This is a predicted structure of a 106-nucleotide RNA (SAM riboswitch aptamer (S box leader)) from Neobacillus bataviensis LMG 21833. Rfam family: SAM riboswitch aptamer (S box leader). About the family: The SAM riboswitch is found upstream of a number of genes which code for proteins involved in methionine or cysteine biosynthesis in Gram-positive bacteria. Rfam links the family to the GO term regulation of gene expression. The organism belongs to Neobacillus bataviensis, within Bacteria. Of the family's consensus pairs, 97% are formed in the model. Its mean pLDDT, the model's own confidence on a scale to 100, is 85.
RNA sequence: AACUUAUCGAGAGCGACCGAGGGACUAGGCCCUAUGACGUCCGGCAACCCCCUGUAUGGGAAGGUGCCAAUUCCUGCAGAAUGACUUUCAUUCUGAAAGAUAAGUC
Numbered sequence: 001a002a003c004u005u006a007u008c009g010a011g012a013g014c015g016a017c018c019g020a021g022g023g024a025c026u027a028g029g030c031c032c033u034a035u036g037a038c039g040u041c042c043g044g045c046a047a048c049c050c051c052c053u054g055u056a057u058g059g060g061a062a063g064g065u066g067c068c069a070a071u072u073c074c075u076g077c078a079g080a081a082u083g084a085c086u087u088u089c090a091u092u093c094u095g096a097a098a099g100a101u102a103a104g105u106c
Base pairs, nucleotide, nucleotide: 002105003104004103005102006101007100008099013042015041016040017039021032022031023030026076027075028074029073043068044067045066048064049063050060051059052058072098077095078094079093080092081091082090083089084088
């Protein structure tokens, strides 16, 4: 790298350093950002692996990861419903795709 499974509407600083862009990719939108974003450190959150037991819809957080603006920020593909009143637009819902993370396989 590839494949399988699970999850993705909750949660997480009024700290230090840094100094210009950032929100995965692409397009559109919408945001964050010199009142210092992003990143790094510290701190924290959660509980996938893990640990414990009285085995359940339980508890824990030392270790391996992960995460800490906005639902994975929203939309893009397919279907449905509703409303405008036609062949388009808006809203909502469902599914898919893409992606992220974990555990496992090869």